Background: A computed fold for a 97-nucleotide RNA from a mouse gut metagenome, annotated as Glycine riboswitch aptamer. Model confidence (mean pLDDT): 75 of 100. Of the family's consensus pairs, 89% are formed in the model. The sequence is in RNAcentral, with records from MGnify.
RNA sequence: UUCCGAGAGAGACCCGGUGUAUCGGGCGCCGAAGAGGCAAGCUUUUAUGUGUUGGUGGCACAUCAGGAAGUGAAACUUUCAGGCAAAAGGACCGGAA
Repeated sequence: UUCCGAGAGAGACCCGGUGUAUCGGGCGCCGAAGAGGCAAGCUUUUAUGUGUUGGUGGCACAUCAGGAAGUGAAACUUUCAGGCAAAAGGACCGGAA
């Protein structure tokens, strides 16, 4: 990747057309296609402290704590997309090739 099995949630809502498949408008809702967001941690930087020096600067060492930036998962979160009878779709999981 392909096939098979299993697989939840939420109005067969209202109004107007109509070819009954759907279109336009309105209100409500779901979280499991896809997409976006981030926690710890990690990295960089800043900063602080100590030592050296007569002092400043510079240099060396340390990072318990703090600031900034980057990186950073999900079934969390957003609800853009998708969805709200059945069918279809469907994350994750199992089996086969």